RNA sequence: AGAGUUUGAUCAUGGCUCAGAUUGAACGCUGGCGGCAUGCCUUACACAUGCAAGUCGAACGGCAGCACGGGUGCUUGCACCUGGUGGCGAGUGGCGAACGGGUGAGUAAUACAUCGGAACGUACCUUAUCGUGGGGGAUAACGCAGCGAAAGCUGUGCUAAUACCGCAUACGCCCUGAGGGGGAAAGCGGGGGAUCGAAAGACCUCGCGCGAUUAGAGCGGCCGAUGCCUGAUUAGCUUGUUGGUGGGGUAAAAGCCCACCAAGGCGACGAUCAGUAGCUGGUCUGAGAGGACGAUCAGCCACACUGGGACUGAGACACGGCCCAGACUCCUACGGGAGGCAGCAGUGGGGAAUUUUGGACAAUGGGGGCAACCCUGAUCCAGCAAUGCCGCGUGCAGGAUGAAGGCGUUAUGCGUUGUAAACUGCUUUUAUACAGGAAGAAACGACUCUUGCGAGAGGCAUUGACGGUACUGUAUGAAUAAGCACCGGCUAACUCCGUGCCAGCAGCCGCGGUAAUACGGAGGGUGCAAGCGUUGUCCGGAUUUAUUGGGUUUAAAGGGUGCGCAGGUGGUUUAUUAAGUCAGUGGUGAAAGACGGUCGCUCAACGAUUGCAGUGCCAUUGAAACUGGUAGACUUGAGUAAAGUAGAGGUGGGCGGAAUUGAUAGUGUAGCGGUGAAAUGCAUAGAUAUUAUCAAGAACUCCAAUUGCGUAGGCAGCUCACUUGGCUUUUACUGACACUCAUGCACGAAAGUGUGGGUAUCAAACAGGAUUAGAUACCCUGGUAGUCCACACUGUAAACGAUGAUAACUAGGUGUCGGCCGAAUCUGGUCGGUGCCACAGCGAAAGCGUUAAGUUAUCCACCUGGGGAGUACGCCGGCAACGGUGAAACUCAAAGGAAUUGACGGGGGUCCGCACAAGCGGUGGAGCAUGUGGUUUAAUUCGAUGAUACGCGAGGAACCUUACCAAGGCUUAAAUGUAGUUUGACCGAUUUGGAAACAGAUCUUUCGCAAGACAAAUUACAAGGUGCUGCAUGGUUGUCGUCAGCUCGUGCCGUGAGGUGUCAGGUUAAGUCCUAUAACGAGCGCAACCCCUGUUGUUAGUUGCCAGCGAGUCAUGUCGGGAACUCUAACAAGACUGCCAGUGUAAACUGUGAGGAAGGUGGGGAUGACGUCAAAUCAUCACGGCCCUUACGCCUUGGGCUACACACGUGCUACAAUGGCCGGUACAGAGAGCAGCCACUGGGCGACCAGGAGCGAAUCUACAAAACCGGUCACAGUUCGGAUCGGAGUCUGCAACUCGACUCCGUGAAGCUGGAAUCGCUAGUAAUCGGAUAUCAGCCAUGAUCCGGUGAAUACGUUCCCGGGCCUUGUACACACCGCCCGUCAAGCCAUGGAAGCUGGGGGUGCCUGAAGUCGGUGACCGCAAGGAGCUGCCUAGGGUAAAACUGGUAACUAGGGCUAAGUCGUAACAAGGUAACCGUA
Repeated sequence: AGAGUUUGAUCAUGGCUCAGAUUGAACGCUGGCGGCAUGCCUUACACAUGCAAGUCGAACGGCAGCACGGGUGCUUGCACCUGGUGGCGAGUGGCGAACGGGUGAGUAAUACAUCGGAACGUACCUUAUCGUGGGGGAUAACGCAGCGAAAGCUGUGCUAAUACCGCAUACGCCCUGAGGGGGAAAGCGGGGGAUCGAAAGACCUCGCGCGAUUAGAGCGGCCGAUGCCUGAUUAGCUUGUUGGUGGGGUAAAAGCCCACCAAGGCGACGAUCAGUAGCUGGUCUGAGAGGACGAUCAGCCACACUGGGACUGAGACACGGCCCAGACUCCUACGGGAGGCAGCAGUGGGGAAUUUUGGACAAUGGGGGCAACCCUGAUCCAGCAAUGCCGCGUGCAGGAUGAAGGCGUUAUGCGUUGUAAACUGCUUUUAUACAGGAAGAAACGACUCUUGCGAGAGGCAUUGACGGUACUGUAUGAAUAAGCACCGGCUAACUCCGUGCCAGCAGCCGCGGUAAUACGGAGGGUGCAAGCGUUGUCCGGAUUUAUUGGGUUUAAAGGGUGCGCAGGUGGUUUAUUAAGUCAGUGGUGAAAGACGGUCGCUCAACGAUUGCAGUGCCAUUGAAACUGGUAGACUUGAGUAAAGUAGAGGUGGGCGGAAUUGAUAGUGUAGCGGUGAAAUGCAUAGAUAUUAUCAAGAACUCCAAUUGCGUAGGCAGCUCACUUGGCUUUUACUGACACUCAUGCACGAAAGUGUGGGUAUCAAACAGGAUUAGAUACCCUGGUAGUCCACACUGUAAACGAUGAUAACUAGGUGUCGGCCGAAUCUGGUCGGUGCCACAGCGAAAGCGUUAAGUUAUCCACCUGGGGAGUACGCCGGCAACGGUGAAACUCAAAGGAAUUGACGGGGGUCCGCACAAGCGGUGGAGCAUGUGGUUUAAUUCGAUGAUACGCGAGGAACCUUACCAAGGCUUAAAUGUAGUUUGACCGAUUUGGAAACAGAUCUUUCGCAAGACAAAUUACAAGGUGCUGCAUGGUUGUCGUCAGCUCGUGCCGUGAGGUGUCAGGUUAAGUCCUAUAACGAGCGCAACCCCUGUUGUUAGUUGCCAGCGAGUCAUGUCGGGAACUCUAACAAGACUGCCAGUGUAAACUGUGAGGAAGGUGGGGAUGACGUCAAAUCAUCACGGCCCUUACGCCUUGGGCUACACACGUGCUACAAUGGCCGGUACAGAGAGCAGCCACUGGGCGACCAGGAGCGAAUCUACAAAACCGGUCACAGUUCGGAUCGGAGUCUGCAACUCGACUCCGUGAAGCUGGAAUCGCUAGUAAUCGGAUAUCAGCCAUGAUCCGGUGAAUACGUUCCCGGGCCUUGUACACACCGCCCGUCAAGCCAUGGAAGCUGGGGGUGCCUGAAGUCGGUGACCGCAAGGAGCUGCCUAGGGUAAAACUGGUAACUAGGGCUAAGUCGUAACAAGGUAACCGUA
């Protein structure tokens, strides 16, 4: 210090989440030791038991119990007596009990913190002065008597005091009318020379006390200022209230209380009310500012079962006191009583959760006491708990066959665990055993000495809970001691197996649907470590409430506009002041804590000491620049007057024409009107159209504009009246009068409301007609509110520049409106408006840019993730509609902005293509062939399925193929290979069963000189699967598309994704080329290079050729020969817009141009960029994973793949005369051939058969057909057409039944040119004609692939359909329109609102009642008196009752909301979303 997460990617906005630290914690797993801390956060719930406040005999009367002593009786060890002594139960009295300890309920201020103040009190302690005289009467205890279960109580009698009460005295003290008046005490102990006394004692002295007064310290009471949580959906509160006067009251000021008088006091700087809460020093976090918290320790406050009250006392309205009321618990003899752990332990309960019914007063401190001493659950210690912090250990060194085992793997091997182990040597902290063994203790005390009597010094003795603890030593021996979490990213750490959207994980993003580093296990690794994780809390990160330190055009956010009180802010200058401000000084800011230094525990935690800090508050001294205050001055801000000026500024009145509709009349006749097309509607009762006149209401054409005016909303015919504001110019005047503005007031489009008018047009609702699947819409015909006016409401709009107001400053250019100035024909200057472009700057970008979204200042308003929701409740306003204010539960991890690249659009532009058009021929109708779907079947094997499946894989299913079905068989077996061994049988023939495979029988019994061959057996190695997954893959292929695109390097632009280049203007078949150009180049594509073909040449001349010469034949290159031609097959040439003309900058285009065989790519082929479709193929092949193993493998026979109501695709043959049939006559190219092609001869009508030359082929083998010539047929289901069926055959083959082809004879179906629709083709093309080949025994081939023959028509053109390229535009799409997405309904779950009611809570008010108690009154009774009992008045806790308000819980029913893989209906939005969308309103 940041990171993850919205997107295909980007930037910014914005939320959510994580990494850190923390903790009085809890839970899970684990656990060796020590030190120091900490330990009911929940029920201020209820408490058994024990202890937590006593002490003093030196205040007193005394003597129950204990000990000692004495005495008596006397049985020598018992009884009795004896306050004599030590002491002491109970009692009187004194002091203490108001401290210490606990808790945080209440309390938002009678609290607390800080700083001040004046009108007070104070026991014990210190200081100072003085006093301490003399009397009195009671009363506990105790005795006696009595009541009661008990607690306890009553009567009577005796008695003491440092208990109580007078008297005396009274400096100082208190009161006062200043004369005066009033008020006190207590003794006790030690010692003692003289004197007195019977003694006690008096007396003296010392000590401790007592009374009065003074001062102090410490403590306490009171008052003020400042600070101190949330809510305005709490806005008004208050009657002792605010003040005064006079009383009362208190220790003391005060409405603290009372009487009277006045009517005040508090509040937007937040009163009152409601909710929550002890406050602080501090703690945690943070860079800090802050934020959160307030355990332990310390200060203060409050409380003590709940509420009230006083008493005592120096001090309490009192935790372990009292009285009363209430709730609860306990005892009871039922009549009455007792109690208060929020003290220490402990119990129950609650809870996720928090300890022992321990030891000691040894230390520190407290109470009492002269003291010894006693008491002390304060305290000091121990126990329990990893609750936290800190420290230590669980060993160290060597050790490589890198052991075994585990795990992984590419597996004869290797990697890893891992120097880890074993093994060798060493050490002994800790644990265990034994031994030694502290500090914490100094005193008080008694003794001695000194001394101003306060005290000091010295040596002596005593005291330890912890504890035989800390610590030290010795002995033994690696011995006694490691876990937890994690390993997809954030975030350090990876593999295997299992699982298969299951089980599960998850802090966020997200993993899991058969190859999961994310689930579970394992191996390995990482992190921390006696702990580790999880959960919870708070701060941080979060600049995500922003003072430091944010924003508001479009992301959330500028109020619809103005005026304006309070408030905030404010021009120039002089003087003064000193509130703010600044500086110095003083006080305070407790200790602890934090920080720095030093020191002590072996270190550390912890502790000691010292210093700093404590940013604050108060006081005081000074400064005077700035802000503020006061006084004065100024003119530039602001305003007023004057002179001009523009304007749809406003209000009211008058007038005008065109149009519309209606009425009347005329002309006139059959339609009008309306639409995409129609219909409803109007019209022969005369419409529409047209003419004239009349009427009505509303709106104002042209001018008109990027114009003008207004604060905004808004304002438009002409004119009159009234009236507002602005601008300009020049002087004069006022002299800061200014800016902004919460609350408030006013204005405020349209729609809407009320009342009354008006109503021509238009037109919600409504009606009808269309459209449609539907059409409560869009379109059409009508039509009412409304639209208009007056008055009164409403108060909202996408009320927008989505941009608050004011002021200042910061380059320019160019329009325009209204003024002014000038040298006035302008390119001038200036002021005020209104537009565009653009610099700097700003901005996430788009953009803004002197009219800022720039740079500054002031003030106001508003925002803080999306949804829920501008909803609910409450309140305010409104006649209503509704408006304003305005949440939460719950839910999501996003929602949203700008820009980028794509894709898409029923957006635009442009270009191309047999895309359309123009043509030719088809398909769709018929029959047949073939493929597919469907159906059927034991099986009809499998795959291919829009284009891009369907004569496709298959270039050839009778068996085989074959993968399917049925049946029969085999099981490491079949086939094959390699290597080795053995055997001579195997092979073969015959035969039985059988469908065959197979099983069995018989015969035969090797060959070779040898090497060896053959077969079988055996051994070793390697099974097999057309089973699944093409969504795990390779390879191959289709398609977009032979479309012209797809990219890169460097540079430049942009924050970036990305852009530029590749765009623009031309051109091209082409991203082809040219020009321009922040681009310059390059790559894959295009083109070219390659092959065939078209022309020519050269070379070569057999099997091809034959012009000339010769020979020969009926005839034929047949022969000799020739090398010219054709041809063959190699090499060259040729074509490049090269030349010409025109156009053009150029590229290039145009031309019936020239030349040329060929002309603008000559024609054809091969060649397929980056990529798209999870396209196709696991059944060509290969391959990961999974699955089967007497079967999903293998063999065999038969069947099936050929089924058949039907549907579709692709073809063939036809329907005929451009034809059929018969006869005759020509002309190819390419390819194939030995288990082959087959001449020729013979036979057969023929398929073919029987013979038999040639040829492994430029040598041999093949009739090309259409065409042409002649004949016939005359328009018909035919001499067209050939399906189907019957019969007879041929060939192939082991075998043609299912299921072959061909031949012959006979039969002679549909069909007479094909609906909607649809396909191919632009030239040697379509059409048409035949030929060949692959596969192949044969063939279902009409298919596929090639070859040649004959050989057209048409293209004006790009509006439209389809597909594609480029540019541009919109987008809420990016799985990319087969996208996204809205609402109702139906289902489940969740929280919430309303609601008849039901049921709680706290607070207030009225009335009634009213305990204890203080105070007041009275007091006939008691007392000598003081006084008291009693009675009574006021107040009041509590109780009762009544009506309201507030706030919860619950509820039949009900409302909307949210969430939930695959429900229903539509399609509202996003593209012109198919009616542009949206805002307000009905």
The prediction has a mean pLDDT of 82. The RNA shown here (small-subunit ribosomal RNA) has 1482 nucleotides and comes from an uncultured bacterium. The sequence is in RNAcentral, with records from ENA. Rfam family: Bacterial small subunit ribosomal RNA. On this family, see Yusupov et al., Science 2001: "Crystal structure of the ribosome at 5.5 A resolution".